[in-house]
RNA sequence: UUUCGAAAAUGGCAAACCGUUCGUGAGAUCGGGGCGCAAAGCCAUGGGUCUCAUCCGUCGAUGAGAUCGCCAGGCUGCUGAA
Repeated sequence: UUUCGAAAAUGGCAAACCGUUCGUGAGAUCGGGGCGCAAAGCCAUGGGUCUCAUCCGUCGAUGAGAUCGCCAGGCUGCUGAA
């Protein structure tokens, strides 16, 4: 440095739910909690899903958002083996 992995060790993160705050909303912050995670660290780049608004007779289209613990991709990190 690359590949593979989480048996060991150091640790890390934190689902649902509850409370708090923000938001039209999807959802997010903070605290409790712990389902799980070898990147469950970061990035909205591609796709998916969700929300709002507008147009449209309908099908649908467009724009703005949300989601990285939906998938892929990019960058970075601890440790072990080869």
This is a predicted structure of an 82-nucleotide RNA (c-di-GMP-I riboswitch aptamer) from a bacterium. It was read from a public genome assembly, where an Rfam model found it. Of the family's consensus pairs, 95% are formed in the model. Its mean pLDDT, the model's own confidence on a scale to 100, is 85.